[in-house]
Predicted 3D model of a 267-nucleotide part of an RNA (large-subunit ribosomal RNA, domain VI) from uncultured Ilumatobacter sp. Its Rfam family is "Bacterial large subunit ribosomal RNA".
Context: one part of a larger RNA
Parts: sequence; structure tokens; C1' cells
RNA sequence: CGAAGGAACAUUGACACCGGCUGUCCUUAGUACGAGAGGACCGGGACGGACGUAGCUCUAGUGUGUCUGUUGUCUCGCCAGAGGCAUUGCAGAUUUGCCACCUACGGAAGGGAUAACCGCUGAAAGCAUCUAAGUGGGAAACCCGGGUGAAGAUGAGUGUUCCCAUACGGUAAACGUAGUAAGGCCCGUGACGAGACCAUCACGUUGAUAGGCCGGAAGUGUAAGCGUGGUAACACGCUCAGCUGACCGGUACUAAUCGGCCGAGGG
Repeated sequence: CGAAGGAACAUUGACACCGGCUGUCCUUAGUACGAGAGGACCGGGACGGACGUAGCUCUAGUGUGUCUGUUGUCUCGCCAGAGGCAUUGCAGAUUUGCCACCUACGGAAGGGAUAACCGCUGAAAGCAUCUAAGUGGGAAACCCGGGUGAAGAUGAGUGUUCCCAUACGGUAAACGUAGUAAGGCCCGUGACGAGACCAUCACGUUGAUAGGCCGGAAGUGUAAGCGUGGUAACACGCUCAGCUGACCGGUACUAAUCGGCCGAGGG
């Protein structure tokens, strides 16, 4: 820009792409078959491998500052207590998130038409013959069936709902311009349902969108200070304390202010 007024939401599916793998064991059954040795088809069941999709309940990994311990050194006048630097100084744990080694699921079943091949009926050719007329079976291949995208599918589809008898110019109409309607965009707060940007999604005071604060979860592991005991290292008590990133809630304290623009004329 188009899609024969302008919008919001929900859809159909032409077409395109993805998937389609396979093993072992048990049973049928030591049956059919076979002198024996051996040893099935068909059917039923269990457990796997590799691959793929999704996810984080579990199990692991990660954790750059969440907690603790600790070495050296410097600083805060000293003690005590802290902070800086040393690979995040080193070490032990670890929430959210992200992940695989973890978890769940998938390949199918079924149908159609077939290949090689196996048939039925059957002449030409009194026989025979699956074929010439006619008619069955038959494979991971093909067409459906499963998943994803999809109406620029210009063949531009469909449904529901919303808006609409304004002004000016034009003799009238077509048309043009302007302000609006439904609606949208800009702008702002954000997203761990989205993301390079954009887009998408949530929210914008009729508000929990983000931050702050409060509470909880979870993590670390019992802060500082004081007291008591001990010559001391240290231990014990107040103290399952103190501190805390992402998690779950609550709360308008802060910021989403005020606003601007686009957008139909009865098709």
C1' cells in the first nucleotide's frame, strides 16, 4: 500500500515444513516342523538404546558478592568491630533463573490406493493361462491420519461485536479539506509468559506495572554488645540469632504527570 466505509476479537485451511528409527527379554511354546540336533510364523506383554519436543517437581551443575569461616597486608587513632586489595584472595554452603546427567511425552494405531509378488473367474487358443473384459490380497515407500506455520491463498476467505445521517469548498454528484466516533499510535512504568533493535505481553491513579517499605518463603548458621566461666585459646547465656539478589503476598511512599497525534461519513 492492497484486501470495495472505519475498527476490535475469534477463526477456516489452499499451501509449506516437521515427525516416521530400532534392540533385548518373557509368553504363545520347547508347540508346529524335524530321525535328531535344533526350532518358528501369527498374536500378546515388559524393559531399553539413539533421536526429538517440552519442562524444572525430583537428582545434579552453575551461583562474581546471598550467608559463613579464614590467610597476608593496608586503612578507619588504639582495643573491639568493620572496610579495601590479593583470580570472586582462598574455602564451605546456597534462593531465583538458566540448564542435563534430571523429569514427562513422542515415532503409532487405523483407513485408502499401490510395487514386486500371490490369487479368483476367464477367453483369444474346446486344453492351459493372475488378464485380454472382470475381480481380490499385498510394503517403513505414496495419499490421509499426528505436530507447527499459514488469507499478499491479489483466488486477499469466514463469524461475532463496536462506530457512523458533522462542518467547509464544490450548481448537484463525484471529489477535496478539516475536526471527530469506535479504535489506534505517540508518551510513561515494566516483563524470568517476550526480547539484538523493533515487535509481543502487562500496566498507567477508576492503578499493584516497577522500585521502596512490611510480612512470608528460602539460604546461611546462632550477629554486634553485654554478662558468666576460664591465666588464656575459647566456651556458654540473652539467641533456631543476625544478615540476605532474583521467589510469594501485602501496602500508593516514589515513578507511571499533564497531554499530543492519527483515525469513517452510510460504504

The sequence was found in a public genome assembly. Its mean pLDDT, the model's own confidence on a scale to 100, is 87.